[in-house]
RNA sequence: UCACGAAAAGGCAAACCCGUUGAAAGGCGGGGACGCAAAGCCACGGGUCUAAAUCCUGUUACGCAAGUGACAGGCCAUGAUCGCCGGGCCGCCGAAG
Repeated sequence: UCACGAAAAGGCAAACCCGUUGAAAGGCGGGGACGCAAAGCCACGGGUCUAAAUCCUGUUACGCAAGUGACAGGCCAUGAUCGCCGGGCCGCCGAAG
C1' cells in the first nucleotide's frame, strides 16, 4: 500500500415509548438497543413509501350568468427514505494474508 474484518478502544442506533414538527410518508430531541466497518456525508440512477396543493371526474350549495365554495373519487413528486440496491466523496483501528 492492497485486500480483508480478527482483537481492542471509541462510534452509530432498528422496533417501541414520550415530546415536537408535517396533509401524510417522514424529520428532529429525549429514553431505548435490533443490528451496523462506513448504519459517516451526497437523493445522482433504480426501487420503495406518502399524496397536500394543482389538475380531472361526480354530487351538491350559492349565483340571472360568468363563476365560486363544500364533499367524495382519480391522477401525479414539486415530498420522504443513504438502516433497500447501485454510484460519488471522505474516513478510525490493524491480527492473519
The RNA shown here (c-di-GMP-I-GGC riboswitch aptamer) has 97 nucleotides and comes from a Bacillota bacterium. The sequence was found by an Rfam model in a public genome assembly. It matches the Rfam family "c-di-GMP-I-GGC riboswitch aptamer". Its family is annotated with cyclic-di-GMP binding in the Gene Ontology. Lineage of the source: Bacteria > Bacillati > Bacillota.